Overview
Predicted 3D model of a 157-nucleotide RNA (c-di-GMP-I-GGC riboswitch aptamer) from a Dehalococcoidia bacterium. The model forms 91% of the base pairs in the Rfam consensus. The source organism's lineage runs through Bacteria, Bacillati, Chloroflexota and Dehalococcoidia. The sequence was found by an Rfam model in a public genome assembly. Its Rfam family is "c-di-GMP-I-GGC riboswitch aptamer". Rfam links the family to the GO term cyclic-di-GMP binding.
[in-house]
RNA sequence: UCCGCCAAAGGCAAACCCAUCGAAAGGUGGGGGCGCAAAGCCACGGGUCUGUCUCAGUAAACAGUAAUCAGUGAACAGUAAUCAGUAAACAGUGGUCUGAUCACCGAUAACUGAUCACUGGUAACUGAUCACUGACAUGAUGGCCGGGCUGCCGAAG
Numbered sequence: 001u002c003c004g005c006c007a008a009a010g011g012c013a014a015a016c017c018c019a020u021c022g023a024a025a026g027g028u029g030g031g032g033g034c035g036c037a038a039a040g041c042c043a044c045g046g047g048u049c050u051g052u053c054u055c056a057g058u059a060a061a062c063a064g065u066a067a068u069c070a071g072u073g074a075a076c077a078g079u080a081a082u083c084a085g086u087a088a089a090c091a092g093u094g095g096u097c098u099g100a101u102c103a104c105c106g107a108u109a110a111c112u113g114a115u116c117a118c119u120g121g122u123a124a125c126u127g128a129u130c131a132c133u134g135a136c137a138u139g140a141u142g143g144c145c146g147g148g149c150u151g152c153c154g155a156a157g
Stems, first nucleotide, its partner, number of pairs: 002157001003154002011036002016031006034143001040149003044146003047141003050137002054135005062127004067122008076113004081108003085104002090099003
């Protein structure tokens, strides 16, 4: 010097809580102790985080807008079918009455139309509503990694 066992003297202080600074990430002080052989100091490189109307963009994902297609449901209108009824109108009858015909009225399921709601697909547009990417910042992070500087103790090698 590399290295990090046992010890000795010590040191630092995660989450969380309180106060405070900050747009935020985060910092500072007090409490607290998860842990740390550099968890001492330094933003040089990388990573991660933040964004004070900081900037640009929309390729993918994401969000929004209107368009179109499909499905489901709701109520409205119509059509024809079936069932029930005859209060009124209507039809028939000499009358009482009848409703097979015609008619009215109620119910049922089916079809058509267009309306509304929801779900899904498609392509288009927008991106200070949200989102993502890039750049930027007298940003942050040293207890993310690398690197630089300094330091206590001294086993094995």